RNA sequence: GGUGAGUACGGAGGCGCAAAGACUAUCAGUAAAUGAUAAGAGGAAUGUGAUUUCUGAUGACAAUUAUUAAAAGGAGUAUUUGCCGAAGUUUUAAAUGAUCACACAUUUAAAGUUGGUUAUAUAUUUAAGAGAUAUAUGACUGUCAUAUAGGAAACUAUAUGGAGGGCUAUCUUACGC
Repeated sequence: GGUGAGUACGGAGGCGCAAAGACUAUCAGUAAAUGAUAAGAGGAAUGUGAUUUCUGAUGACAAUUAUUAAAAGGAGUAUUUGCCGAAGUUUUAAAUGAUCACACAUUUAAAGUUGGUUAUAUAUUUAAGAGAUAUAUGACUGUCAUAUAGGAAACUAUAUGGAGGGCUAUCUUACGC
């Protein structure tokens, strides 16, 4: 010096990632509450079916109208904190949403997948092309490998390719030279 393994509250990428409370818009002049009109048997508990509970002829629900008027999920901004598989997403399982089945929403866990940012198109999701995801085609960027060119070397430029189970620094150990 090389290769393999191990260890570390080592490190890098950049419009980098997440969380927290605050603020902002959206959701929405919507849901809901109350009054009025007219009407006449159902209605509510996330959706559908069945059940259970509650409610309704002391007139509900739906409709029109007047007044009052949200919230959650989703997003943005700066700050703080924790970070660089940060984290996102898909599938499956479990829990919660009155019970059962199937969906849906939220949370948790496991497995798969994606190096990061960004543009366009399509599809899905979403109240919403706000935002997100998937696929395709590009651009930029970090990193490693290979090839070519330059250079004494360090290294630099260009092209192609790989994937974060990656790359890199230090230390320990094993192996052979």

The RNA shown here (Lysine riboswitch aptamer) has 177 nucleotides. Of the family's consensus pairs, 96% are formed in the model. Its mean pLDDT, the model's own confidence on a scale to 100, is 76.